[in-house]
């Protein structure tokens, strides 16, 4: 894109097509083929005359009877038709179809041409009467008649048959004339003519027969066939023919796919598609085949017949049980069956069709009309104006958007539908009666139908059309909206529900589900499912591939087949050109006409690509012929070679036996150990046996079709190359099928066996080690014979020829040149065999004259991944097994080849207190704290390797506080606005209470322009709160890798891109610091600097600092001078590889030295690049979204965060003598301080009290620094260590220390611990150790953090190893990135499939039984009208039931392959 659809939702009209795709299953009921009386003999109805009767005066009515001529019906008899016309597609792979030929092998009613004829007799039956039978269908029997029914006989040919005889044609069998004898063969009337009849000739249209071509899948169907193939005779037949039969022969078909299996009606044409093509074959159309299933013939011009017949089955009716009907695959319609497919309808007016002389009859063929949006097609559901952008509505950012000129309203219009009223067709050409004329005739009959006129004839249908009125009334849905793909937000939900065509949505903000509201398509229709073509170059003829993605056969010979060098002559199969035939119609296209368009139809023209036929061309292929040499072969001359097979030799070597020397080990591994050895190994001589393999040379060297070949030497023996141009002369190439070679394993038979060595034994690793290492060891590796046929049998690259730059090795020949000859060089070619590159050429990678470039020619294989090279058949093999080779089912991938990353028990380089070299530590011990875990009414909550655990928390008795219990409040403890009322509230004080509260008493606004305003307060609404949930909604703000040296970008250039390059390379750094270099140039973020402390020195400055010098003194810089110096506080200066030597690329540095105070980022801070861990905080704060709203909110007491079998972290004390106590005694720095820091002085053993000078601080006070130094005393003890725990007594803070502070003192009390396993942290210099000071917080609480100094070590050879990092490069199935992927068993639960003892059930041949109907033979009793014969009787000729026989359908039996279902069990797949 289509569609004989189906299904949902939904549905205004017309108008043309179209409607059982399945059960070819059953069928009620109707109706679908009958005409003709002008073939015929009957028989009914009607009627004249006439008789008879009734009424009646008559007339004349009525009624019965009768039937002449006539009218009109018809049941038989006969004639045509019934074989046309409609259905349907089961069957069929076939001459059934399409196509084009032929029939010298043929029929042919009814119809047209022509020719001829139609004499003349005869016997008979239906109907019809009579009688008999059946329930019926129906039959039987007597007696009578006609015929265009039937029979004799005549005539008779150009017919027909039998023998002669000749003429022309023909490929052949023949065929046509013309003739001679003989013999045969016909008729129907009816009548005025026509219309019929009969024979013969010929046409038209119909059948019927043969033949070439052409159009399904299958080889997991290779063979197949006895009437099979021919023949000869004979039989049938319209006609040929094995179409039947005898005989005789043994042929006939097949890889150009037979026989068999599925599977199908064939065409024209339909649908797609540019086209080739592909897929189907509904409606109409040609053909063919069927008619309940099978078989079978009659009749007839045609039939093996749908609405005919006989039989045999099934199955359904009726039945009196004896016997009997019937076939809708004809129109309607009924069950059924199914997603699904119509009305039991009008007429025979039209077309067409049977009869008929005709009228006319019949006609479910047709024409119509109903039904179904089933499909093409036209049309309507209004037009035109209307902004306050109205109201709802949805969304907001709250401003407004949007729904939208849409409505509403104004004003028009009338198509459709409805109603009402009117007009009113085409289709009828003609056909029939009348009448009149013409013609013909004697006729005014008749007949011709020739003219003219009337009149009648329409299912559709009062339908199409039309007019005129009425009213905007009555007519829109339906799918989508995440991407492919045109259209978005709002609420629900919460990996639920659901979507989905492919990738995917949904796990609490869903543009992907539901729903709204908005947009988008289509539109009386929308969607969705199905199918078939297209995109799909995804089966590639057009037009695709095989080095690595699926894909070259391991390899060759060579059959058939396909191809095929150059020159001549010729033929015309192919090929081309004209031409005839023929390709039906309808369909298609394209011009034109008719329905108002159209869809639909009509009309001419093309097309119809085809096949036959003539007739010509003669390049090219092809045939044929004549020749050539360049392809191929062959001679001859050389020449390399691990090319085969076969004898036969050789030496090293390892083992093994035998002797000799000789002793404790040998062996063997990362390390052992089993093994061997004082019965003497190993080691080392000498002899000997054996098997089996070929060091050095050796080489990307040689040789071979591959597999593969290696000591040597001798036969046999294959194939290459070179050169010579002597011969042949296309003899060539490739090669399905066949054949043959053919690693290692293996298997048979038989030998061999020295070393290895599966397999087993045994040590050793190991969690385990049916391995990996060791020690031993058989099959086997050897050789002969014979099988197996497979390997990553690999260049993963099938053979041959041509062609298309080049450079450089190497093997093997030849020729040329240096005067000559010979060696080496060099140039040249042929031939192998590597390397590297151009064009091209590939998806890259890569190939690149040995092609994976460019051509030609031939075979091989491939078409998505698992299932599977697997099953099942089938060939091979002794076996293992090999070759041949699928399907269910299963997933949306698999796979190549190159990027980035990442990773890696891969590599190079290189850094870090990362090891390594010291040092001090945790880890045991009691305290501290902070975690888990338990515990509890709560033990609020967050931090979880590094990078959660003395963290958040610079400080939890109460508050804090968020947790629990109780008791309370409910516009609230807080905020803001709105209304309305009050004038308060607080506040002191009583009471009750555990307190919030509550309730009572004092108390009782303020301003004013008198409107009211502030302020409060209480009532109601809006709203407040939430330490309540998401850190995976979020800002912000931190941690980390890591102060790691990296992260990028713009232009540019390379690549099909992903991306590279620059950022790689060589140096050098702390550094992507720098320098060279380079298809790169240049930039930014990081690095370094720039900024703060320090270290030095100058300048200013000189209180509250300081004190050389002077002077005073109370001795304290305490005073007065001073302001040098400390010091403070600002500024400035210095240090930059800036000099020197070496090194190095004239380079960047790098080393050393000088000077300096500092010397190569001098020390430390701060300072953190893209980014990474959905790291860490919703409980610092902010915040979307949820929740919640007499509570998850406030208040209040109490109580918890402090609970203790237990684990962990981090710490302080310590275990002592480098120490403990006592006594004396010296030196800082940085901080703090008015709710403060607190001097003195008193008390008090002390904590600490009383007092309260000074000081908002360089001035005063915390404020005595310790460690150290002096000295004494302990003397190695669980101690004069240690100080837990416990008792008692006081101190301080503060409403309040019980739960649950700190602190001191006592007589006390005196635990554990002797230096801490396994592990494991920090530290490279003023650092570790070791010492004490201060300060945040805080009422009080410090072993914690922070910061401040004082005293100070040790070590660093070096980066191998452990951990982090950084750069390069390598593999890589990983990219959630190795804490990645990812194999197999096993257990489970589903699907499919294959074996399986079986079991059923199919269609198919075959054999053998039984054998209807019936057609042919045969005989034919009884019997029979025509003919002949007889006077007859009666005989002949002819027929005949029956009966016999061949053949034969269904049935019955046997086995037999084949397929199909099932089947305990049982086998491997696949999915979770």
């Nucleotide at each position: 894109g289509a569609c004989g659809a189906a299904c949902g939702c939904u549905g205004g009209c017309g108008g043309c097509g179209u409607g059982c795709c399945u059960a070819a299953u059953a069928c009620a009921u109707g109706c679908a083929a009958g005409u003709c009386g002008a073939g015929c003999g009957g028989g009914g109805u009607c009627c004249a005359a006439c008789c008879a009767g009734u009424g009646g005066c008559a007339a004349c009515a009525c009624u019965g009877g009768g039937g002449a001529a006539g009218a009109c019906c018809u049941a038989g008899c006969g004639g045509c038709g019934a074989a046309c016309g409609g259905g349907u597609g089961a069957g069929u792979a076939a001459c059934a179809c399409g196509u084009g030929a032929g029939g010298a092998a043929c029929c042919u009613g009814c119809c047209c041409c022509g020719a001829a004829g139609u004499c003349u007799g005869g016997a008979a039956u239906a109907a019809c009467u009579c009688g008999a039978g059946g329930a019926a269908a129906c039959u039987c029997g007597u007696g009578c008649u006609a015929a265009u029914a039937c029979c004799g006989g005549a005539u008779g040919a150009u017919c027909c048959c039998a023998a002669g005889a000749g003429u022309u044609c023909g490929c052949a069998u023949g065929a046509u004339c013309u003739u001679u004898u003989g013999g045969g063969u016909a008729a129907a009337g009816u009548u005025u003519u026509u219309c019929g009849c009969u024979u013969c000739g010929g046409g038209a249209g119909g059948g019927u027969c043969u033949c070439g071509c052409g159009g399904c899948c299958u080889a997991u169907c290779a063979a197949c066939u006895a009437g099979u193939u021919g023949g000869u005779a004979a039989g049938g037949u319209a006609a040929c023919g094995g179409c039947u039969u005898a005989c005789c022969a043994a042929g006939g078909c097949a890889u150009c796919g037979a026989c068999g299996g599925g599977u199908a009606g064939c065409u024209g044409g339909u649908c797609u598609g540019a086209g080739a093509g592909g897929a189907c074959g509904a409606u109409c159309a040609g053909c063919c085949a069927c008619a309940c299933u099978g078989g079978g013939a009659c009749u007839g011009a045609g039939a093996c017949a749908c609405g005919g017949c006989c039989c045999a089955g099934a199955c359904u009716c009726c039945u009196a049980c004896g016997g009997g009907a019937g076939g809708c695959a004809g129109c309607a319609g009924u069950a059924g069956g199914g997603a699904a497919u119509c009305u039991u309808g009008c007429g025979c007016a039209a077309u067409g069709g049977g009869c008929g002389a005709a009228a006319g009859c019949c006609u479910g063929a047709c024409g119509c009309a109903g039904c179904g949006a089933c499909a093409c097609c036209g049309u309507g559901u209004g037009a035109a104006g209307g902004a306050u952008g109205a109201a709802g509505g949805u969304c907001u950012u709250c401003g407004g958007a949007u729904u939208g000129u849409a409505a509403a309203c104004u004003u028009c219009u009338g198509u459709c539908a409805a109603u009402u009223g009117g007009a009113g067709a085409c289709g009828a050409a003609g056909g029939u009666a009348a009448c009149a004329g013409g013609g013909u005739u004697a006729a005014u009959a008749g007949c011709c139908u020739c003219u003219g006129u009337u009149a009648c004839u329409g299912a559709c249908g009062g339908u199409a059309u039309u007019c005129a009125a009425u009213a905007a009334g009555g007519a829109a849905g339906u799918c989508u909206c995440g991407g492919c793909u045109a259209a978005c937000u709002c609420c629900g939900u919460g990996c639920c529900a659901g979507c989905a065509g492919c990738c995917g949505c949904g796990g609490u903000a869903a543009g992907a589900c539901g729903g709204a509201g908005g947009a988008g398509g289509c539109a009386a229709g929308c969607g969705u499912u199905g199918u078939c073509c297209g995109g799909a170059a995804u089966u590639a003829u057009u037009g695709g591939g095989c080095g690595u993605a699926a894909a070259g056969a391991g390899c060759g010979c060579g059959u058939a087949g396909g191809u095929g060098g150059u020159u001549u002559u010729u033929c015309a199969a192919g090929u081309c050109a004209u031409g005839u035939g023929u390709g039906a119609a309808a369909a298609c296209u394209u011009c034109a006409g008719g329905c108002u368009c159209a869809a639909c139809u009509u009309g001419a023209a093309g097309a119809u690509u085809g096949c036959a036929c003539a007739u010509g061309a003669a390049a090219c292929u092809g045939g044929a012929u004549a020749a050539c040499u360049u392809g191929a072969g062959u001679a001859c001359a050389g020449c390399a070679g691990a090319g085969g097979a076969a004898a036969g030799u050789g030496g090293a070597a390892u083992u093994c036996c035998u002797g000799g020397u000789g002793u404790a080990g040998c062996g063997g591994u990362g390390a052992a150990a089993u093994g061997c050895g004082c019965a003497g190994a190993u080691a080392u001589c000498a002899g000997g046996a054996g098997g089996a393999a070929c060091a050095c040379c050796g080489g990307u060297g040689g040789c071979g079709a591959a597999g593969g070949c290696g000591g040597c030497u001798u036969u046999c023996u294959g194939g290459g190359c070179u050169g010579u141009c002597a011969c042949u002369g296309a003899c060539g190439c490739u090669g399905a099928g066949g054949c043959g070679c053919g690693a290692a394993a293996g298997c048979c038979a038989g030998g061999g066996g020295a070393g290895c060595a599966a397999a087993c034994a045994g040590g050793a690793u190991u969690a385990g080690a049916u391995a990996c290492c060791c020690u031993g060891g058989u099959a086997g590796u050897c050789c002969u014979g014979g099988c197996u046929g497979u390997a990553a049998a690999c260049g993963a690259u099938g053979g041959a020829c041509a062609c298309u730059a080049g450079g450089u090795g190497u093997g093997g020949g030849a020729a040329g040149u240096u005067a000559u000859c010979g060696a080496c060089g060099c140039u040249u070619u042929c031939u192998g065999u590597g390397c590297c590159g151009a064009a091209g050429c590939u998806a890259a990678c890569g190939c690149a004259u040995u092609a994976a470039g460019u051509g030609u020619c031939c075979c091989g294989c491939c078409u998505g991944g698992g299932g599977a090279g697997u099953a099942c058949g089938g060939c091979c093999g002794c076996a293992a097994g090999g070759c041949u080779a699928a399907a269910a089912c299963u997933c949306a991938a698999a796979g190549g080849a190159a990027u980035u990353g990442a990773c890696g028990g891969g590599g190079c380089c290189c850094c870090g207190c990362a090891c390594a070299a010291g040092c001090g530590g945790c880890g045991g011990a009691g305290c501290a704290u902070g975690u888990g875990g338990c515990u509890u009414a709560a033990u609020u909550c967050g931090a979880c390797g590094c990078a959660a655990c003395g963290c958040g928390a610079a400080g939890a008795a109460c508050c804090u506080u968020a947790c629990c219990a109780a008791g309370g409040c409910u516009u609230g403890a807080c905020a803001u606005c709105a209304u309305a009322u009050u004038g308060a509230a607080a506040g002191u004080u009583g009471u009750a209470g555990a307190a919030a509260u509550a309730c009572a008493a004092c108390c009782c606004c303020u301003c004013u322009u008198c409107g009211g305003a502030g302020c409060a307060a209480u009532a109601u609404g809006a709203c407040a709160g939430g330490u309540g949930g998401u850190g995976c909604a979020u800002g912000g703000c931190u941690g980390u890798c890591g102060u790691c040296a990296g992260c990028u970008c713009g232009u540019g250039u390379c690549g099909u891109g992903a991306g590279a390059u620059g950022u790689u390379g060589g140096g050098u750094u702390a550094a992507g610091u720098c320098c060279c270099g380079c298809a790169a140039c240049g930039a930014g973020c990081g690095c370094a600097a720039c900024c703060c402390c320090u270290u030095u020195u100058c300048c200013a400055u000189g209180u509250u600092g300081c004190u050389a010098c002077c002077a005073g003194u109370u001795u304290g810089g305490c005073u007065g001078g001073g302001c040098a110096c400390u010091c403070u506080u600002g500024g400035a200066a210095u240090a930059c590889u800036g000099c020197c030597g070496g090194u190095g690329u004239a380079a960047a540095a790098c080393u050393g030295g000088a000077g300096g105070a500092a010397g190569g980022u001098g020390g430390g801070g701060a300072u953190g690049a893209c980014g990474u861990c959905a790291a860490g905080u919703c409980a610092u704060c902010a915040u979307g979204c949820c929740c919640u709203u007499u509570a998850u909110g406030c208040c209040u007491u109490g109580g918890g965060c402090a609970g203790c079998a237990c684990a962990c972290g981090u710490g302080c004390u310590a275990c002592a003598a480098u120490g403990g106590u006592c006594u004396a005694u010296a030196c800082a720095a940085a901080g703090a301080g008015u709710u403060g820091c607190g001097a003195u002085a008193c008390u008090g053993c002390g904590a600490a009290g009383u007092u309260g000078a000074g000081c908002g601080a360089a001035u005063c006070u915390c404020u005595u620094a310790a460690a150290g130094u002096a000295g004494a005393u302990c003397u190695a003890a669980g101690u004069c260590c240690g100080g837990a725990u416990u008792g008692a007594a006081g101190g301080c803070u503060g409403a309040a220390a019980c739960u649950c502070g700190c602190c001191u003192u006592c007589a006390g009390u005196g635990a554990a611990g002797c230096a801490g396993g396994a592990g494991u942290c920090g530290c490279u210099a003023g650092u570790a150790a070791u010492c004490g000071u201060g300060a945040a917080u805080c009422a009080g609480c410090a072993c914690g953090u922070c910061a401040c100094g004082g005293u100070g070590a040790a070590u660093a050879c070096g980066u191998u190893c452990c951990c982090g990092g950084g750069g390069c490069u390598u593999g890589u199935a990983c990219a959630c990135a190795c804490c990645g992927c990812c194999c197999g068993u096993c257990a489970c639960a589903c699907c499919a499939c294959g074996a399986a003892a079986g079991u059923c059930g199919g269609a198919u041949a075959c054999a053998c039984c039984c054998g209807a109907a019936g057609c042919c033979a045969g005989u034919g009793u009884a019997c029979c009208a025509a003919c002949c014969a007889g006077c007859a009787a009666u005989g002949g000729a002819g027929g005949g039931a029956g009966c016999u026989g061949u053949c034969g359908a269904a049935g019955g039996u046997g086995g037999a392959g084949c397929c199909g279902a099932u089947g305990a069990u049982u086998g491997g797949g696949g999915u979770g």
The RNA shown here (small-subunit ribosomal RNA) has 1472 nucleotides and comes from an uncultured bacterium.